[in-house]
RNA sequence: GUCAGAGUAGAAAAUCACGCGUGAAGUGUCAGCCGGACGGGGAGUUGCCGAUUGAACGAAAGAUUUCGCCAAGAAAUUUGCGGUGUGAUUUUCGCAUCCCGCUGAU
Numbered sequence: 001g002u003c004a005g006a007g008u009a010g011a012a013a014a015u016c017a018c019g020c021g022u023g024a025a026g027u028g029u030c031a032g033c034c035g036g037a038c039g040g041g042g043a044g045u046u047g048c049c050g051a052u053u054g055a056a057c058g059a060a061a062g063a064u065u066u067c068g069c070c071a072a073g074a075a076a077u078u079u080g081c082g083g084u085g086u087g088a089u090u091u092u093c094g095c096a097u098c099c100c101g102c103u104g105a106u
Stems, first nucleotide, its partner, number of pairs: 001106005010093010020082003029055004034050003040100004061079007
């Protein structure tokens, strides 16, 4: 010099636990704006993540018990439901890209 490879943050899915909503918040979509992170080092987006503002869209309730003038209604428990939140475990994927470095072969 050439060829090959390893490793991060993180992401997704499944399971479990504890919550939230079911008086509709959350999730998802679009637009604006601000910020952050991105293998060991440097650079870094049209990609990723978060906050915020606006817009459109949008849902699954049931049972039991108690209170009640046994009515209206309220509360609790429970079974569901929600592209629901957080945590743990397992599996899969995993530097956008560029330069340098590391390991192996030659």

Predicted 3D model of a 106-nucleotide RNA (THF (Tetrahydrofolate) riboswitch aptamer). The model forms 83% of the base pairs in the Rfam consensus. The sequence was found by an Rfam model in a public genome assembly. Its mean pLDDT, the model's own confidence on a scale to 100, is 78. It matches the Rfam family "THF (Tetrahydrofolate) riboswitch aptamer". About the family: Tetrahydrofolate (THF) riboswitch was first reported for Ames et al. as an RNA motif in 5' untranslated (5'-UTR)regions of folate transport and biosynthesis genes in Firmicutes genomes.